RNAcentral holds the sequence, with entries from SILVA.
The RNA shown here (small-subunit ribosomal RNA) has 1518 nucleotides and comes from a metagenome.
Rfam family: Bacterial small subunit ribosomal RNA. Gene Ontology terms of the family: ribosome and structural constituent of ribosome.
Its mean pLDDT, the model's own confidence on a scale to 100, is 85.
């Protein structure tokens, strides 16, 4: 720091996803040790049991027992001492408001930060100074008697105090007349007459005097200590208050009656509507009141480069709470976690009358995905009480459990190659696990054994020294020294010793991102998956294995947060087309604002001071062996407050200016707006005339109109709407929009020249207004046009497009609606930044008689274009450039501009505006293709023009289908179908039935036997099998014999074999586009890039053929040429060929010859070379000459990059899979030849351009020895017999046929046609039944030129005629060749098909056989409405009113003080009653928000459903 994912590819936009870090975690697999931390995130859910707050006898009064000792005894026991002034409870004091827990509530001065308190309080503690006097009356405990199951409680009696009460005294305390001082005018300080108000004692020591004495002592007194009272101050703590700061929703916009303020009073420690009475009507709010939701806040923590974002476990500060709600009491402090009272819910006890309880303390239980022991100790630290010893302390310190986290350590080290065994892979060679193991040599962390052994401990106590205090060497206190005692952890850490590699490795991943690859299994199954995506028979993606990678006592998964994400953009984004500029204006708040001067000091800047707790983060140093962790010091803490200073900028105040803005004056332009009037053309209608059969309409028609006279035409009339030409890329307006002419009213802009005002400006959330068309309301109007509707067409349908009609509407008036592709898809303002060229308005200059032209300024409106910008397209002084100011808007696609709510509207509907769910994209621009019922240019037997066919018939052949035991398999538009098959009776043959074989029909190796082989023989359909006889070869060696080669038989196992599967695993070969003219590369250039350029353009060509031009220049594969053949000539050669001349013959038969033909070798020839025209001085084209041939002479071979997963595993080769007494092999028979049908390709025909008969000619190219086979003989014939010649320019096949000549037939199902069938034969072959070809005789079918449709051919071609060959025993209408005869037509490129180039559009790229939309049907999901039903929260009104404070009453009750001898009275108080307030509870009416609901609405999703074809190419109606 980035990466994956939209596309064929590209750039951009944009979302989704990943890699990182972090968890109070949980889950899965696994697990050796230690240290330090952490451990109910859920149910503030409910809790059994134990413990968590007591202490003080130096405040006070009581006061046991067990046991033991002694004495007495009626032996039952009693008394006394010790136990012991102990235990215990009680009165009293202090504490219990701390510590500990939790996060429910709380959006608040709750928290944070900084201030204020002159508006306050403060127990214990510290300092200072003062006091601590005299009395009194009760009460608990205790005793007695009661009630109750219990909890508890009533009555009577006794008693103490540091409990309670009264009195005395008291200042500097409180109240306070008054005076002085200060003041921010609120108040405060000082002095002060007068008035008021305190206390408690206890303990230690002392010794003369005094008092009492039970004679022990006590009191008083002195002294010390602790306490008590009042006062002043401090420290620490607390209350109240203020500025600022920190969540979401505006689909919460208005809220508020103690509300806001005042006066007075009450209340509090204290200001205050805190409370009350009265008065006033305020107060809060878009800088977000009120309401709703959520939440303890902070230091910090996590993340991040930072800014930020998220978070608030542990630790620390603070707040709130203690079963739920309410309340007060006590107290310095509480409205009180382990207190009280009341109400409620729940649990428990009960004798049913009544009671008890509150773990959000520590353990522990249930619950939960999940979070520990009902542990030890007060040794340390801290706290409470105490004079102290000490007691208490689940605070705390420790231990236990948990890999929950972090940190550290170990599971060994060295050596060891026959690279062991084994596993896995394999191309079978080997590779790998792998120095890994074993083995050998070592070490000793940890574990084990057995020893030693801590720090944490200092206090206190005692002794002593010094000092203080004191009358005192006593007591007490402070400091020093000595001595002694105290450890839960723990016999733990740690240290040394002994033996000894021993007990200690897993988890995830390995397609890309992302580091790590093979095999097997599986076969869109099972499964994986964070995203893209894997799996349909070779899966590096599933499962297993081997191997590898990563981390490691852990590793993965899930969840959450930040990051990456500049994907909310302050740092740091955007808005023409990707999401995004409000339809337009006016304008409020707000934001921003020209030049100069002065002042001020709000922002701003500098300095200082205070604060910013500790911990944490960072740095340094130190302590645990290191580290985590811990200790010490420092830094930082960007903040807040106060003070001082600066004055440029901003703000504010004052003054000045004119460049912004505006006003006045003069001009001209304009469909700017409103109103009234006027005009002509046209349509329609009406009237009349002329006139007659049609008109109208369309692609073609019909509906329609018309003989009651249409259409057409002429004249006249009516009415409504719109204003041709001018007219322009022109003008005006803010936008919508505005178009005949005239008048009236009226807005704005522009130009010119001067004067004036003096920043008056820009923008604009809300708000207000304007706002096309359609639509709505009321009333008019209605010619034309025209939704709806009707009819006619079209169509498979046609609720459309087309036609004929036609109503709302369109028009007017008034009022609504408020939308639009309201678009320049571009908000407004200001300034700046090359130009060129139009055009509109006004002006200046020059010129002119004048109009133009030309130069120039301002304002507007277009086009082109530089820099710059942009993803590109493009924009470019009218910016999308460079900047500033203000507003609006965007944040993936769908759901959805939808639902709900609110506002507006008469309605239609508009504005505002979500979520669930779902997808991995949706998009923009550009590129290359492909495609278009887009365009341009061009070509091809592509059409057209012709000739002949196919499609109809019969037959042949192939295919489909069907059938079958099998009808083997493949080929399927062109480019499968007379194709593989150049030839299925057996064989072939792969199929079927049956019979056999199992190392096999075939190959290699091994063992045994035998030469091979020949003949005969049993069974059998054959394969196969039984037996017999004969027979002994070749080579080598140490020649009896052995070995070897070859062959046969038998045997063992390796292996053979497979036309079994996969052509979608492949090679090779082939088809096709297409013999089309294309396809590319290097370098350069352009482009961010895909790519482009070159290859486009202008010409030309059969051609990317050539020329010219050109940011291209060259090159390659194709084209062409080179090759073969054919056409002309020459040369060479002359047999088997030829014969002009000579001779000869039936015959080139022979002699002879090689001129010719021919044969087959080598050459020549044609190149637009020549001439003319044309063309760009080109390429070329046209014409001509010459020539056998002329512009590629004809034909062939030759097939670019590629496409079709085209064809072929059954030619061959080959990976993988499958079969192995069978899917292999052999044999017999059958099948591939079936037959209701359908199609393709052919043959023969339908006849007279013909058939038949007779006669007569003329080829080429081939083949031939298991062959071709002549003459001759036989047969009607197929053919037979026979065999000359030929291994071939020699012989044979072999006759060519059409043609020509002559004859016949006479238009008919025929003398056409030959199918079919009967009979008889021939040939091949082991064999013609299934199933051959041919011959003869007989038979003589369909068929009389073929519907829709469709094929071939442009010249030696079509057509027509025969000949040959391959295959082959035989079988040819097929195929491959050969020659003979030999046409017609092409105007032309509109159309069909295919193709090439350029261009255009595209939502296609599997590329139009593409893509894709909506309804319906089915399944699932979430959601809106819904008669309602049912919860939660909450508001208002009312009822009710516990406990309690306060008020009031208080006839009942009361010890202290007063009066009084007393009785009694007074003062003061208590119970009780009443009242205000008020929790729960109840009632009614609402509000908000959930759940649920028959039914219903749309939405989303879902390999192969239905209907159509809307959109994308002019998408076939843009």
């Nucleotide at each position: 720091a980035g990466a994956g994912u939209u596309u064929g590819a590209u750039c951009c936009u944009g979302g989704c996803u990943c890699a990182g870090a972090a968890c109070u975690a949980a889950c899965g697999c696994u697990g050796g040790c230690g240290g330090c931390g952490u451990g109910c995130u859920u149910a503030a859910c409910a809790c059994a049991u134990g413990c968590a707050a007591g202490u003080c006898g130096a405040g006070c009064g009581c006061g046991a027992a067990a046991g033991u000792c002694u004495c007495c005894u009626u032996c039952g026991g009693g008394a006394g001492g010790c136990g012991a002034g102990u235990a215990g409870a009680g009165c009293g004091g202090c504490g219990a408001a701390c510590g500990g827990g939790u996060g429910a509530g709380u959006a608040a001065c709750a928290c944070g930060u900084g201030g204020g308190u002159a508006a306050u309080c403060u127990g214990c503690c510290c300092u200072c100074g003062g006091c601590u006097u005299u009395g009194g009356g009760a009460u608990a405990a205790c005793c007695c008697c009661g009630g109750g199951a219990a909890a508890c409680u009533g009555g009577g009696g006794c008693u103490a105090a540091u409990a309670c009460c009264a009195a005395a005294u008291a200042a500097g305390c409180u109240c306070a007349a008054u005076g002085c001082c200060c003041u921010a005018c609120g108040g405060g300080g000082c002095a002060a007459a007068g008035a008021g108000g305190a206390a408690a004692a206890c303990g230690g020591g002392g010794g003369a005097c005094c008092c009492c004495u039970u004679c022990g002592g006590g009191g008083a007194c002195c002294u010390c200590g602790u306490g008590g009272c009042g006062g002043a101050g401090g420290a620490g703590g607390a209350g109240c208050u203020c500025g600022c700061g920190g969540c979401c929703c505006a689909u919460c916009a208005g809220g508020u009656a103690g509300u806001u303020g005042g006066u007075g009073a009450g209340g509090u420690a204290a200001a205050g509507g805190c409370u009350c009475a009265c008065c006033a009507a305020g107060c809060c709010a878009u800088a977000g009141a009120c309401g709703g939701g959520u939440a303890g806040c902070u230091g910090g923590u996590c993340u991040g480069a930072g800014a930020g974002g998220a978070u608030g476990a542990u630790c620390a500060g603070u707040c709130a709470c203690a079963c739920u709600g309410g309340a007060a009491c006590u107290g310095a402090g509480a409205c009180a976690c382990g207190g009280u009272c009341c109400a409620g819910a729940c649990u428990c006890c009960u004798a049913c009358g009544g009671g008890a309880g509150g773990c959000a303390g520590c353990a522990g239980u249930g619950g939960g995905a999940a979070u520990c022991u009902u542990g030890g100790g007060c040794a340390a630290u801290g706290g409470g009480c105490g004079a102290a010893a000490g007691c208490c302390u689940g605070a705390c310190c420790c231990a236990g459990c948990a890999a929950c986290g972090c940190c550290g350590c170990g599971u060994g080290a060295g050596u060891g190659a026959u690279g062991a065994a084994g596993g896995c892979c394999c191309u079978c060679g080997g590779g790998u696990c792998g120095u890994a193991a074993a083995g050998c040599u070592c070490u000793g962390u940890g574990g084990g054994g057995a020893g030693g052994a801590a720090c944490g401990a200092a206090c206190a106590g005692c002794c002593u020294c010094u000092g203080a205090u004191u009358a005192a060497u006593a007591c007490u206190c402070a400091g020093g020294g000595g001595u002694c005692u105290u450890g839960a952890c723990g016999g733990u850490a740690c240290c040394a010793c002994c033996a000894g590699a021993g007990g200690a490795a897993g988890c995830a991943c390995c397609g890309g991102c992302u580091a790590a690859c093979u095999c097997c299994g599986u076969g869109c199954c099972a499964g994986c998956a964070g995203c893209c995506g894997c799996g349909g028979u070779a899966a590096u993606a599933c499962g297993g294995a081997g191997g590898g990678u990563g981390c490691g006592a852990g590793c993965g998964u899930u969840g959450u947060u930040c990051g990456g994400a500049a994907u909310u953009a302050c740092u740091g984004g955007g808005c023409g087309u990707a999401a995004a500029g409000c339809g337009c204006g006016c304008g409020u708040a707000g934001g921003c604002g020209g030049u100069c001067c002065u002042g001020u000091a709000u922002g701003u800047c500098g300095g200082a001071u205070g604060u910013g707790a500790a911990a944490g983060c960072c740095c340094u140093c130190g302590g645990c062996u290191c580290a985590c962790c811990c200790g010490a010091g420092g830094a930082a803490g960007u903040g807040c407050a106060u003070c001082c200073g600066a004055a440029a900028c901003u703000g504010c105040a004052g003054g000045a200016c004119u460049a912004g803005a505006g006003u006045a004056c003069g001009g001209g332009a304009g469909a700017g707006g409103g109103a009234a009037g006027c005009g002509g053309a046209a349509u329609u209608c009406c009237g009349u005339g002329u006139g007659u059969a049609g008109a109208g309409g369309u692609g073609a028609a019909a509906u329609u109109c018309g003989u009651u006279g249409a259409u057409a035409u002429a004249c006249g009339g009516a009415g409504g709407a719109a204003c041709a030409c001018c007219a322009g890329a022109g003008g005006c307006g803010a936008a919508g929009g505005c178009g005949g002419c005239u008048u009236c009213c009226u807005g704005g802009a522009c130009c010119g020249a001067u004067a004036c005002u003096g920043a008056c400006g820009c923008u604009c959330a809300g708000g207000c207004g304007c706002g096309a068309a359609a639509g709505c309301g009321u009333g008019g109007g209605u010619a034309g046009c025209a939704a709806a509707c009707a009819g006619g067409a079209u169509u498979a349908g046609a609720u459309a497009c087309c036609c004929u009609g036609g109503u709302a509407g369109u028009c007017c008036a008034c009022g609504c609606c408020g939308u639009a592709a309201a678009c320049g898809a571009u908000g407004g303002g200001u300034a700046c930044u090359a130009g060129g060229u139009g055009u509109u308005g006004c002006g200046g200059g020059u010129a002119u008689c004048g109009a133009c032209c030309c130069c120039u300024g301002c304002a507007g409106u277009g086009c082109c274009g530089c820099a710059g910008c942009u993803a590109a397209c493009g924009c470019a002084u009218u910016a999308a450039g460079u900047a500033c100011c203000c507003c609006g808007c965007c944040u993936g696609g769908g759901g959805a501009g939808u639902a709900c709510g609110g506002c507006c509207g008469c309605a239609a509907g508009g504005c505002u505006a979500a979520a669930a769910c779902u997808c991995a994209a949706a998009g923009g621009a550009a590129u290359u293709g492909a495609c278009g019922g887009g365009g341009g240019c061009c070509c091809g037997c592509a059409c057209a023009a012709g000739c002949g066919g196919u499609g109809g018939a019969g037959c042949a052949u192939g295919u489909g289908g069907u059938u079958u035991a099998a009808u083997u398999c493949g080929a399927c538009g062109c480019a499968a179908c007379g194709c593989g098959c150049a030839g299925a009776a057996c064989c072939u043959u792969a199929c079927c039935c049956g019979g056999a074989c199992u190392u096999g029909a075939c190959a290699u190796c091994c063992c045994g036997a035998g030469a091979a082989c020949u003949a005969c023989u049993u069974g059998g359909a054959a394969a196969c099998u039984u037996g017999u006889a004969g027979g002994u070869g070749c080579c080598u060696c140490u020649u009896u014999g052995a070995g070897g080669a070859g062959c046969u038989c038998g045997g063992u196992g390796a292996c053979a074999g497979g036309u079994g599967c996969u052509g979608c695993a492949u090679g090779g070969c082939u088809g096709u586009c297409g013999u089309c003219a294309g396809c590319u590369c290097g370098u350069g250039u352009c482009g961010u890039g895909a790519g482009a350029u070159g290859u486009u353009g202008g010409g030309u060509u059969a051609a990317g053929u050539c020329c010219c031009g050109c940011a291209a220049c060259g090159a390659g594969c194709g084209c062409a040429a080179c090759c073969c053949u054919u056409g002309c000539c020459u040369c060479u050669a002359g047999u088997u060929g030829c014969c002009a001349u000579c001779a000869u013959u039936c015959a080139g038969u022979u002699g002879g010859g090689c001129a010719c033909u021919c044969u087959a070798g080598a050459g020549g020839g044609a190149c637009u070379g020549c001439c003319g025209g044309u063309g760009u001085a080109a390429a070329g084209c046209c014409g001509g000459a010459g020539g056998a041939a002329g512009g590629u002479g004809g034909g062939g071979a030759u097939g670019a990059c590629g496409u079709c997963a085209a064809g072929u595993c059954c030619u061959c080769a080959u990976g993988g899979c499958c079969c192995u007494u069978a899917u292999g092999u052999c044999c017999g028979g059958g099948g591939c030849u079936a037959c209701a049908c359908a199609c393709g390709u052919g043959c023969u025909a339908c006849a007279a351009u013909g058939g038949c008969c007779g006669g007569u000619a003329c080829a080429a190219a081939g083949g031939g020895c298991a062959g071709c086979g002549a003459u001759c003989c036989c047969g009607c014939g197929a053919g037979g017999a026979g065999g000359a010649g030929c291994u071939a320019a020699u012989c044979c096949c072999a006759a060519a046929a059409a043609a020509c000549c002559g004859g016949u037939c006479c238009c008919a199902g025929u003398u056409c046609g030959g199918a079919u069938u009967g009979g008889a034969g021939u040939c091949u072959g082991c064999a013609a039944c299934u199933c051959g070809a041919c011959u003869c005789c007989a038979u003589g079918a369909a068929g009389u030129c073929g519907g829709a449709a469709u094929c071939g051919c442009u010249a030696g071609u079509a057509a027509u005629c025969g000949c040959g060959g391959a295959u082959c025993a035989g079988c040819a209408c097929g195929c491959c060749g050969c020659g003979g005869u030999g046409a017609a037509u092409a105007c032309g490129u509109u159309c069909c098909c295919g193709g090439g180039c350029c261009u255009u559009g595209u939502a296609c790229a599997c590329a139009c056989c593409g893509c894709c939309c909506g309804u319906c049907a089915c399944a699932c999901c979430a959601u809106g409405g819904g008669a309602g039903c049912u919860g939660a929260u909450u508001g208002c009104u009312c009822c009710a009113g516990a406990a309690g404070u306060c008020g009031u009453u208080g006839a009942g009750c009361c010890a202290a003080c007063c009066c009084g001898c007393a009785a009694g009275g007074g003062a003061g108080g208590c119970a009780g009653g009443c009242g205000c307030c008020c929790a729960a509870g109840g009632a009614g009416c609402g509000a908000u928000u959930g759940g649920u609901g028959a039914c219903u609405g749309g939405g989303g999703u879902g390999a192969a459903g239905u209907c159509g074809u809307a959109a994308c190419a002019a998408g076939g109606u843009a």